The prediction has a mean pLDDT of 85.
This is a predicted structure of a 72-nucleotide RNA (transfer RNA) from Synergistetes bacterium ADurb.Bin155.
The organism belongs to Synergistota, within Bacteria.
It matches the Rfam family "tRNA". It is annotated as a transfer RNA.
[in-house]
């Protein structure tokens, strides 16, 4: 330099045009002598950045950045 895949909650990942989700973690409460387990409730997101298409974009298109792998 070229190619492929990826970037979404603190972490690991779903979601592939029509109101952003799960698990774990975190907070509060219940339970316990206490911790843990268990139960209930809750907080937490510029969906990598900038444009474009569309009535409507995490989702489609373009450029850029970063990560992994392959080729040279």
């Nucleotide at each position: 330099g070229g190619g492929u895949g990826g970037u979404u909650a603190g972490u690991u990942c779903a979601g592939a045009g029509g109101a952003a989700g799960a698990a774990c973690g975190c907070u509060u409460c219940c339970u316990u002598g206490a911790c843990g387990c268990g139960g209930a409730a809750g907080a937490g997101g510029u969906c990598g950045c900038a444009g474009g298409u569309u009535c409507g974009a995490g989702u489609c298109c373009u450029g850029c950045a970063c990560c992994a792998c392959c080729c040279a």